[in-house]
RNA sequence: AGCUAGGCAGUCGCGGAGGUGAAUGCCUUCGAGGAAAGUCCGGACACCAAAGGGCAAGGGCGGUGAGUAACGCUCACCCGGGGAAACCCGCGGGAAAGUGCCACAGAGAGCAGACCGCCGAUGGCGCGGCCACACGUGAGUCGCGCACAGGCAAGGGUGAAAGGGUGCGGUAAGAGCGCACCGGCGCCGCGGUGACGCGGCGCGCACGGCAAACCCCGCCCGGUGCAAGGCCAAGCAGGACCGUCGACCCAGCCCGGCGAGGUCCAGGUGGGCCGCACAAGAUGGAUGGCUGCCCCCGACAGAAUCCGGCUUACAGGCUCGCU
Numbered sequence: 001a002g003c004u005a006g007g008c009a010g011u012c013g014c015g016g017a018g019g020u021g022a023a024u025g026c027c028u029u030c031g032a033g034g035a036a037a038g039u040c041c042g043g044a045c046a047c048c049a050a051a052g053g054g055c056a057a058g059g060g061c062g063g064u065g066a067g068u069a070a071c072g073c074u075c076a077c078c079c080g081g082g083g084a085a086a087c088c089c090g091c092g093g094g095a096a097a098g099u100g101c102c103a104c105a106g107a108g109a110g111c112a113g114a115c116c117g118c119c120g121a122u123g124g125c126g127c128g129g130c131c132a133c134a135c136g137u138g139a140g141u142c143g144c145g146c147a148c149a150g151g152c153a154a155g156g157g158u159g160a161a162a163g164g165g166u167g168c169g170g171u172a173a174g175a176g177c178g179c180a181c182c183g184g185c186g187c188c189g190c191g192g193u194g195a196c197g198c199g200g201c202g203c204g205c206a207c208g209g210c211a212a213a214c215c216c217c218g219c220c221c222g223g224u225g226c227a228a229g230g231c232c233a234a235g236c237a238g239g240a241c242c243g244u245c246g247a248c249c250c251a252g253c254c255c256g257g258c259g260a261g262g263u264c265c266a267g268g269u270g271g272g273c274c275g276c277a278c279a280a281g282a283u284g285g286a287u288g289g290c291u292g293c294c295c296c297c298g299a300c301a302g303a304a305u306c307c308g309g310c311u312u313a314c315a316g317g318c319u320c321g322c323u
Base pairs, nucleotide, nucleotide: 001319002318003317004316006294007293008292009291010290011289012288014031015030016029017028018027019026020025033300037311038310040309041308042307043306044305045225046224047223048222058221059220060219061218062217063077064076065075066074067073078092079090080089081088082087093216094215098214099213100210101209102208115156116155117152118151119150122149123148124146125145126144127143128142129141130140131138132137133136164182165181166180167179168178169177183205184203185202186201187200188199189198190197191196229274230273231272232271238265239264240263241262242261244260245259246258295298
C1' cells in the first nucleotide's frame, strides 16, 4: 500500500421477481456494507419564475499540471519543514496598494533602541615628568588616571520576533566600514507545458512578523430538498344543467326563488399509486433462527431517490513493496 471480513451441510422462516396450478400451494432464482454510518463536500433529478446573461451584497475555494459530469476529491510534480533512510507533514495566492495589530517581558516591537557592557581616538577634569620663563605660572609637550561630554551596537540580557549569517581584515572600541563564502534583491541566459530549477552579472542589503485581521487578486456559488415533486381520487361542502318530484306566493297558469333527486364540472382531504433501482428493496418497513462438523472461535456495524468523494468505526487473517 492492497485484499478479506469464518467456512460447509441440513432444516424452519421472511421479502422481491419469474413460472405453474382449481388452490391456501409448488418449483426456480435473488436478497446489506466496506463502511449501508456521519450527512461534511460535489452532482443527477424535482419544484420555485425562463433558472439563460450581467451587476451588487453575502459566502466558499486558493502552489503547478492533469483526470472528472462536478468537487473542497484523486494522481503526478514543485516549494517549505522533519527524518540516517524508506517516508511523513503543510487552511501552500498577495505583507515594496492601503489600514490595523504585535500581549507579557524588555532600554527599544518598526523607517526602533542603549539597561548591563565595550571604548574614551577627540574635547574636558585631575596628577606627574620634560620644556619655557617674569619662579609659580604657561594656550607647549609626553605619560597616567577619571568616565564628564561623547563614540559603539561586537558581547550579555528581554522576547515568538531586536534592522542578514560565518570568518578574516579593520578600529580607540565597533560597525557591510572593506573583503571572501552563504543568504537576499534586481537583470540576463538556459532547462521545464507549468509551479519552479540551474548558471552568469550587478547591488552592501533597501524589504521583521501576522491576511485562520480588514483588505487586494483570481476562480466558483439563485433557493429549497424525495416530507422534492407528479398522477388517481371516497365522503362532506361548492358550481352548472334538467320534458323529474315536493312545498310556498296565486282564483288559475307561466316566470322566479327554496328544498329533494339525477347528470356533469373544478379544486382536492382521508386514502392509493408513481418518483423508487432491468439479480436487495419496502412504506406495519424482508435480509433471521436452529442443528451438526471444522478452524486461528469471528471486529465495526443494518440499505430507504440515486451516483462520485471525504471523514469516522473496525478483532483476526492474507499478499506485495521499501528503509
A computed fold for a 323-nucleotide RNA from a soil metagenome, annotated as Bacterial RNase P class A. The sequence is in RNAcentral, with records from MGnify. Model confidence (mean pLDDT): 77 of 100. Its Rfam family is "Bacterial RNase P class A". Rfam links the family to the GO terms dimeric ribonuclease P complex, ribonuclease P activity and tRNA processing.